[in-house]
Context: one part of a larger RNA
Molecule: small-subunit ribosomal RNA, 3' major domain
Organism: metagenome
C1' cells in the first nucleotide's frame, strides 16, 4: 500500500422486510450428469455451465460409428498435351464409382479464348492438440462510482497528498473548507424510441361538411378539417412562488403545464479482476497426420434409458369447463412467396383461382372480455398423458426419427417437505398475435408486439452483494 475480520461508523441495491405469483410433488417438452453403446461427435461446469454455442440433427447439416471406395486428392491458380463438354441409352453396384453403345465442339480474320479430360510438378487438406503461446469477440464484478496522471509539497524509502474533512447527489454530482493547483478515462449530456403541441406534405391512409350511391361499405365525385403517416421545430431548466439552508441543494395535496425535479425505456460498460470462455465462427505461433488424423459415398448415430439435477409447458378446476352469439389491437412477413373467393371433405387439407414486390392485396377470425344456456363439487362435461385404428401434408425418402387431423382410449394429478426464485407500475400476474431459422418440423424455446391490469414497501435490527472512512493483523 492492499486484502481480510463472526471490528467500528456512514450509505446503497427486490438484499431483507411488506406483498403478489411461481419452482421443489404430477404428466410431458427440453438441456445436463450418469449409465449404455460400434458410435451415442465436440465444447460450456459455483455465482458467470445446464430451452447454453444450436435463430430449426429424417438424408444433407455432421464434426461420430460401421462398411465400400480415392491418393496432387472435394475447391482455386500456373504450365504441357488431347478435343470436346454435353445429350440419349445400357450393365455392375447400396451409392460413391467403374464399364459398354449411339451422337457431338462453340466464339474469333488470325493470334487465341471458352469448356472438359489426362500425366509430372509448384502451391493442398485436417471441426487433429495446445484458449496455460495468441489476435479478435464475449461473460462477470457492474451502469458499481470509481481508476489515474502532470507539476508542486511531505517522507531515507515503499509511498502519501490531490481523491481525505463538513454538507449534498443516482453519481469523485455539486458546494464549502484544505499544500495543493490543474487534467484525463469513467458519471451526466450529445444519439434512438415513447409521452404534448405547432409547421410542412396528403397517397395506398383519413371522412367533418356537400353531393351521388349501397343490403352494407370512403364505394364514387370531392375535401385537407380530424385521425394517421414522416420530416422539422417548440417544450422541462428547480425556470417561477413559499419555506429550510452560507452555498450546493432539500421539502411543498404550490402555480402553470401533456409531462416536474434524471418524465418512461433503449443504445452506451472506466482502470482492471477471474492464466474466466472460445484454436469448432474467423484469424494465427508451435506441435502432430500426409495411400491418412485428408477426401467421396451408403446405412446407422447425435433422438439410447434402472436413475439424478436444471429450465419450461399443461394441470389439479366453479374468479372454472363447455356450447352458441358478439366487440376491440399492435408489431411484423410475403413472388422459389402471401393467397382472398368458390367447390369438395367432420377435419388436417385438396382442386380451382382474383389480387399483391404491398399504408393499396394477402397472411388475418386476435384471445382473455361481454351476452345467453348447460355442468353443481365428482377423479367429474376437471385433467389430458398413454395406447389402438383411419388419414392429411412436406420431402428422393417420415422404420429407426416429422408435424398435423378425425374416431376411440382416458394415466398421474385434489395445490406440492426441507428449501428456493421473480417482481416496485402500465410493473407483477394473465390473454392472445407476429418474426427469424425453415422443404417440413419435434417451438411448450428465443426475440418482439399489443389487450386486461393489481397488491405492498413500517423500516434498515438481521441474510446476501457493493461503495467511502476508520481500526486490528503472525496474510501478500
Nucleotide at each position: 500500500u492492499g486484502a481480510c475480520g463472526g471490528g467500528g461508523g456512514c450509505c446503497c441495491g427486490c438484499a431483507c422486510a411488506a406483498g403478489c405469483g411461481g419452482a421443489g410433488g404430477a404428466g410431458c417438452a427440453u438441456g445436463u450428469g450418469g449409465u449404455u453403446u460400434a458410435a451415442u461427435u465436440c465444447g460450456a461446469u459455483g455465482g458467470u455451465a445446464c430451452g447454453c454455442g444450436a435463430g430449426g440433427a429424417a438424408c444433407c447439416u455432421u464434426a461420430c460409428c460401421u462398411g465400400g471406395g480415392c491418393u496432387a486428392g472435394a475447391a482455386u491458380g500456373c504450365g504441357c498435351g488431347u478435343g470436346a463438354c454435353g445429350g440419349a441409352u445400357u450393365c455392375a453396384g447400396a451409392a460413391a464409382u467403374g464399364g459398354g453403345u449411339c451422337u457431338u465442339c462453340u466464339c474469333g480474320u488470325a493470334a487465341g479464348a471458352g469448356c472438359a479430360c489426362a500425366a509430372a510438378g509448384c502451391a493442398a487438406g485436417g471441426u487433429g492438440c495446445u484458449g496455460c503461446a495468441u489476435g479478435g469477440c464475449u461473460g462477470u464484478c457492474g451502469u458499481c462510482a470509481g481508476c489515474u496522471c502532470g507539476u508542486g509539497c511531505c517522507g531515507u524509502g515503499a509511498g502519501g497528498u490531490g481523491u481525505u474533512g463538513g454538507g449534498u447527489u443516482a453519481a469523485g454530482u455539486c458546494c464549502c473548507g484544505c499544500a495543493a493547483c490543474g487534467a484525463g478515462c469513467g458519471c451526466a449530456a450529445c444519439c434512438c424510441c415513447u409521452g404534448u403541441g405547432g409547421u410542412u406534405a396528403g397517397u395506398u391512409g383519413c371522412c367533418a361538411g356537400c353531393a351521388c350511391g349501397u343490403a352494407a361499405a370512403g364505394g364514387u365525385g370531392g375535401g385537407a378539417a380530424c385521425u394517421c403517416u414522416a420530416a422539422u421545430c417548440a417544450g422541462a431548466c428547480u425556470g417561477c412562488c413559499u419555506u429550510c439552508g452560507u452555498a450546493a441543494g432539500g421539502a411543498g395535496u404550490g402555480a402553470g403545464g401533456a409531462a416536474g425535479g434524471a418524465g418512461g425505456g433503449g443504445a452506451c460498460g472506466a482502470c482492471g479482476u477471474c492464466a474466466a470462455g472460445u484454436c469448432a465462427u474467423c484469424a494465427u505461433g508451435g506441435c502432430c497426420c500426409u495411400u491418412a488424423c485428408g477426401c467421396c459415398c451408403a446405412g446407422g448415430g447425435c433422438u439410447a434409458c434402472a436413475c439424478a439435477c436444471g429450465u419450461g409447458c399443461u394441470a389439479c378446476a366453479a374468479u372454472g369447463g363447455u356450447u352458441a352469439a358478439u366487440a376491440c389491437a399492435g408489431a411484423g412477413a410475403g413472388u422459389c412467396g402471401c393467397a382472398a373467393g368458390c367447390u369438395g371433405g367432420u377435419g388436417a387439407c385438396a382442386g380451382u383461382a382474383a389480387g399483391c414486390a404491398a399504408a393499396u392485396c394477402u397472411c388475418a377470425c386476435a384471445a382473455a372480455g361481454u351476452u345467453a344456456g348447460c355442468c353443481u363439487c365428482a377423479g367429474u362435461u376437471c385433467g389430458g398423458a398413454u395406447a389402438g385404428g383411419a388419414g392429411u401434408c412436406u420431402g428422393c425418402a417420415a422404420c429407426u426419427c416429422g408435424a398435423c387431423u378425425c374416431c376411440u382410449u382416458g394415466a398421474a394429478g385434489c395445490u406440492g417437505g426441507a428449501u428456493u426464485c421473480g417482481c416496485u407500475a402500465g410493473u407483477a400476474a394473465u390473454c392472445g398475435c407476429g418474426u427469424a431459422u425453415c422443404a417440413g418440423c419435434a417451438a411448450u424455446g428465443a426475440c418482439g408486439c399489443g389487450g386486461u391490469g393489481a397488491a405492498u414497501a413500517c423500516g434498515u435490527u438481521c441474510c446476501c452483494g457493493g461503495g467511502c472512512c476508520u481500526u486490528g493483523u503472525a496474510c501478500a